[in-house]
RNA sequence: GGAGAGGGCCGGGUGGUCGCCUCUCUCGCCGCAAGGCGAGGGGGGAGGAAAGUCCGGACUCCACAGGGCAGGGUGGUCGGUAACGCCGACCGGGGGUGACCCCAGGGAAAGUGCCACAGAAAACACACCGCCCCGCGGAGCGGUCCGCAAGGAGCGCGAGGCGGGGUAAGGGUGAAAAGGUGCGGUAAGAGCGCACCGCGGUCCUGGUGACAGGGCCGGCACGGCAAACCCCACCCGGAGCAAGGCCGAAUAGGGGAGCGUCUCCGUUGGCAACGGCGGGGUCGUAGGAUGGCCCGUCCGAGACUCCCGGGUUGGCCGCUAGAGCCCCGCAGCAAUGCGGGGUCGAGAGAAAUGAUCACCGGCUCCGGCAACGGCGCGUCACAGAAUCCGGCUUACAGGCCCUCUCCGGCU
RNA sequence: GGGGCCGUGGUGUAGCCUGGUUAACACGCCGGCCUGUCAAGCCGGAGAUCGCGGGUUCAAAUCCCGUCGGCCCCGCCA
Numbered sequence: 001g002g003a004g005a006g007g008g009c010c011g012g013g014u015g016g017u018c019g020c021c022u023c024u025c026u027c028g029c030c031g032c033a034a035g036g037c038g039a040g041g042g043g044g045g046a047g048g049a050a051a052g053u054c055c056g057g058a059c060u061c062c063a064c065a066g067g068g069c070a071g072g073g074u075g076g077u078c079g080g081u082a083a084c085g086c087c088g089a090c091c092g093g094g095g096g097u098g099a100c101c102c103c104a105g106g107g108a109a110a111g112u113g114c115c116a117c118a119g120a121a122a123a124c125a126c127a128c129c130g131c132c133c134c135g136c137g138g139a140g141c142g143g144u145c146c147g148c149a150a151g152g153a154g155c156g157c158g159a160g161g162c163g164g165g166g167u168a169a170g171g172g173u174g175a176a177a178a179g180g181u182g183c184g185g186u187a188a189g190a191g192c193g194c195a196c197c198g199c200g201g202u203c204c205u206g207g208u209g210a211c212a213g214g215g216c217c218g219g220c221a222c223g224g225c226a227a228a229c230c231c232c233a234c235c236c237g238g239a240g241c242a243a244g245g246c247c248g249a250a251u252a253g254g255g256g257a258g259c260g261u262c263u264c265c266g267u268u269g270g271c272a273a274c275g276g277c278g279g280g281g282u283c284g285u286a287g288g289a290u291g292g293c294c295c296g297u298c299c300g301a302g303a304c305u306c307c308c309g310g311g312u313u314g315g316c317c318g319c320u321a322g323a324g325c326c327c328c329g330c331a332g333c334a335a336u337g338c339g340g341g342g343u344c345g346a347g348a349g350a351a352a353u354g355a356u357c358a359c360c361g362g363c364u365c366c367g368g369c370a371a372c373g374g375c376g377c378g379u380c381a382c383a384g385a386a387u388c389c390g391g392c393u394u395a396c397a398g399g400c401c402c403u404c405u406c407c408g409g410c411u
Numbered sequence: 412g413g414g415g416c417c418g419u420g421g422u423g424u425a426g427c428c429u430g431g432u433u434a435a436c437a438c439g440c441c442g443g444c445c446u447g448u449c450a451a452g453c454c455g456g457a458g459a460u461c462g463c464g465g466g467u468u469c470a471a472a473u474c475c476c477g478u479c480g481g482c483c484c485c486g487c488c489a
Stems, first nucleotide, its partner, number of pairs: 001407010012360007020045011047382001051393002054391005059240004066295004071236005076090005091105001092103004106231002111229002113225003128171002130167007140157003144153003179197006198220001199218008244317004254308005260283001262281008287299004310488003324343008361380003365374003412485007421438004431469001440456005462478005
């Protein structure tokens, strides 16, 4: 100097003017008061993602929230945490020369299912070509003998072909072909034998563990897919601040549907048996809650539930001091925890945080080899709180810092 | 603010659950036949990055994750 890897941070700045939301103080006016209105002063006022609403919690309510089945989710190990599908460290696998990065990373010897096309064969393996052996059959070839020659006799080898068998090394198909490489071996071959690697079993050692290393045994059985059903382990009650509580206003406290047992009290009718009305208790029907089903539990006639219809679009609380933020120390490799000190940073309703001017900064444009200069114009992303937190994911102009790797050059 | 559903030629749908190599159907469009002409009818044809990106798998419209767009439903009082 070039090319990268990992992590952290900022994300326009300052000032003036005019505005917006909110809190508070003072003064004035109104009001018995609570408080309201107006003026002025002071304090605070978006984000790293406020977003997507994808996970996890806090909080609140519900007729308890139990069991089984079903359903959903998670998935190496150990740890962190309020919790998690998040984070850290480690293990295993893969990629990169490297810094480093990626992995839904349990189980395929519990069962079911699938593996299209091609190919002989796709999971109880198989045999198309090829290779090899045997038999039949013999194109042809080579010797020998007889013959003057034409030719004949007999021997050996033997292609293509047909039949029987061996083989899985090679070819070919495929995403995948039944351990791989090498040597031996064989008719040709083959874990058939051996060495190494892989695999399985078992034991030992190390480690909390995932796992790693080693010894011995076994010639190898057990292809892939579980983001297919499934099995195993663990987790999950439901709803969500429009949760929920209080007050007020208005309307039609309107219409329809939804009960029975036992017992006690009061009252009443009756000669009595028994009945009517009101109230308390108990069981419990219809029905309902328990996210779906079964059991169990619970509510269960109350101005209660559902449906129709009606009214309203108000106020207060919940509401923001919290698993908060900053600094330091200790423990830990780290995530994080503990302790100490400091600090208060929006909380409103369909909803404020803006506009403009000046200067500065960045980018773009123009001039210049460059340092730099320039005028005016343009431009400064992604996006905006809505109960609150911890994460993840996604979007993002431009810029700063730290650590590390590889390559090249110079000293 | 909260909850649920959908996305496949021009339009409306099927296929997705159970993955398999020409993604189907109807209407529409184009060409031809028929007719004096048009419509109807008959024959033939074109037209799909399955919203987008990534992953699992030999293989993805289909399974999983992320993302974009669209649609629907939920207030209080008595």